[in-house]
The RNA shown here (SAM riboswitch aptamer (S box leader)) has 118 nucleotides and comes from Terrihalobacillus insolitus. It was read from a public genome assembly, where an Rfam model found it. The coordinates come from a structure-prediction model, not an experiment, and the mean pLDDT is 80. The organism belongs to Terrihalobacillus, within Bacteria.

RNA sequence: UUCUUAUCGAGAGAGGUGGAGGGGAAUGGCCCUAAGAAACCUCGGCAGCGGAUUUCAAUUAAUUUGAAAUACUGUGCUAAUUCCAUCAAGUGAUGAUUAUUCACUUGAAAGAUAAGAA
Numbered sequence: 001u002u003c004u005u006a007u008c009g010a011g012a013g014a015g016g017u018g019g020a021g022g023g024g025a026a027u028g029g030c031c032c033u034a035a036g037a038a039a040c041c042u043c044g045g046c047a048g049c050g051g052a053u054u055u056c057a058a059u060u061a062a063u064u065u066g067a068a069a070u071a072c073u074g075u076g077c078u079a080a081u082u083c084c085a086u087c088a089a090g091u092g093a094u095g096a097u098u099a100u101u102c103a104c105u106u107g108a109a110a111g112a113u114a115a116g117a118a
Base pairs, nucleotide, nucleotide: 001118002117003116004115005114006113007112008111013043014042015041016040017039021032022031023030026086027085028084029083044078045077046076048075049074050073051072052070053069054068055067056066057065058064082110087107088106089105090104091103092102093101
């Protein structure tokens, strides 16, 4: 980097440096930001997926599987649903003779994270 699987409406902050931008890509919105953006450093916190440990249950020759707990560990995260929408289908309303617009639901695509494989 690519592929597969799973999850993504909950949760969680301060200080210092910095100095104008940021919210994944593009577009349209809408937000955050000189009461200080991005980025970097320090110390915390949240808790998803692996590992480890402990307990319980099933099974068993050994084992293996499932559930729960521990923040111990590898990572991840720490504004707003993945901030919303853009692709498709359905439902409803408006309106009209089936145009247009709006709202809702579902799925897909894309993205993020974890594990495994190449």